Context: one part of a larger RNA
RNA sequence: CUGGGCGUAAAGCGUACGUAGGCGGUUUAGUAAGUCAGAUGUGAAAGCCCCGGGCUCAACCUGGGAACUGCAUUUGAUACUGCUGAACUAGAGUAUAGAAGAGGCAAGUGGAAUUCCAGGUGUAGCGGUGAAAUGCGUAGAUAUCUGGAGGAACAUCAGUGGCGAAGGCGACUUGCUGGUCUAAUACUGACGCUGAGGUACGAAAGCGUGGGGAGCAAACAGGAUUAGAUACCCUGGUAGUCCACGCCGUAAACGAUGUCAACUAGCCGUUGGAUCCAUUUAAGGAUCUAGUGGCGCAGCUAACGCAUUAAGUUGACCGCCUGGGGAGUACGCGCGCAAGCGUAAAACUC
Numbered sequence: 001c002u003g004g005g006c007g008u009a010a011a012g013c014g015u016a017c018g019u020a021g022g023c024g025g026u027u028u029a030g031u032a033a034g035u036c037a038g039a040u041g042u043g044a045a046a047g048c049c050c051c052g053g054g055c056u057c058a059a060c061c062u063g064g065g066a067a068c069u070g071c072a073u074u075u076g077a078u079a080c081u082g083c084u085g086a087a088c089u090a091g092a093g094u095a096u097a098g099a100a101g102a103g104g105c106a107a108g109u110g111g112a113a114u115u116c117c118a119g120g121u122g123u124a125g126c127g128g129u130g131a132a133a134u135g136c137g138u139a140g141a142u143a144u145c146u147g148g149a150g151g152a153a154c155a156u157c158a159g160u161g162g163c164g165a166a167g168g169c170g171a172c173u174u175g176c177u178g179g180u181c182u183a184a185u186a187c188u189g190a191c192g193c194u195g196a197g198g199u200a201c202g203a204a205a206g207c208g209u210g211g212g213g214a215g216c217a218a219a220c221a222g223g224a225u226u227a228g229a230u231a232c233c234c235u236g237g238u239a240g241u242c243c244a245c246g247c248c249g250u251a252a253a254c255g256a257u258g259u260c261a262a263c264u265a266g267c268c269g270u271u272g273g274a275u276c277c278a279u280u281u282a283a284g285g286a287u288c289u290a291g292u293g294g295c296g297c298a299g300c301u302a303a304c305g306c307a308u309u310a311a312g313u314u315g316a317c318c319g320c321c322u323g324g325g326g327a328g329u330a331c332g333c334g335c336g337c338a339a340g341c342g343u344a345a346a347a348c349u350c
Base pairs, nucleotide, nucleotide: 004321005320006319007304008303012318014201015200016199017198021194022193023192025088026087027086028085029084030083031082033081034080035077036076037075038074039073040072041071042070049065050064051063052062053061054060091191092188093187094186095185096183097182098181099180103177104176105175106174107173108172109171110154115149116148117147118146119145120144121143125136126135162169163168206247207246208245209244210243211242215241216240220236221235222234223233258317259316260315261314262313263312266295267294268293269292270291271290272289273288274287275286276285277284299306300305323350324349325348332343333342334341335340
């Protein structure tokens, strides 16, 4: 180099953008680099292979041929690929008119509830559990009413509903802002796909500085349980959870399924849009389209299952795997304040 794979057996980077590179729609003209054909030169000899010859045979020696799949020059061919020119509109994009949405950022506002504080009523319990106790309470608790403070989260609506590349996003209003979908025309004219490095984003926990702190709650303390109980249960409770700025860069970051494109029976739901039908209005039906679910044929699969949202049939590009343990470890290097993260072995052993 050649192979087989990656939903669950080892294996899809957490996600996107994008550099180099790889790949790339339709028509036409030119060119002739790749490609194909011919010729010439060269491709030492020996060896290998074929046909002969010589040692009694063979090994061995020897004659001839073929081969040397290559390279260079040259003459042609032009389907495909490349390159150059011209053109096109089916890919991609722009404009116009509409549409839906917890998409993002910032500011402001609201009500319910918990806790705390002050006051009123009121009296002996409250709380908690399997049962208790620690705890709170005659210095007046729990309960109940009024007023106030403060922080965090937004019940119902709510939906295999919506939006976002992923992480994720849920009270209301306003401002700024990204993406998507639909319809009908017009325009640009291949502007595209993927993407090693790279860059950006990236839950929770954690870290730094400064705030904030209601509830919850690692650590910690006490009470129980138990043979013990460094737990499960209970009473408390600090970091943290919240905000601003800066780090960290990992997750069962999951659809355990890379991205893009084409093709391949159907049936039923649901969300957004358009057209048509019906209707007094409303409710409704059909078709197209973009999502999101359930079932199911062919096909695929070790099976489970997947099945137009493919794990089917193909193409382009990237990533990754190659027996278990040692080990996602050591060492080195890079990044980080640290925690650690990334890259990543071997001995040995079964």
Background:
The part of an RNA shown here (small-subunit ribosomal RNA, central domain) has 350 nucleotides and comes from a metagenome. Its Rfam family is "Bacterial small subunit ribosomal RNA". Its mean pLDDT, the model's own confidence on a scale to 100, is 90. RNAcentral holds the full RNA, with entries from SILVA.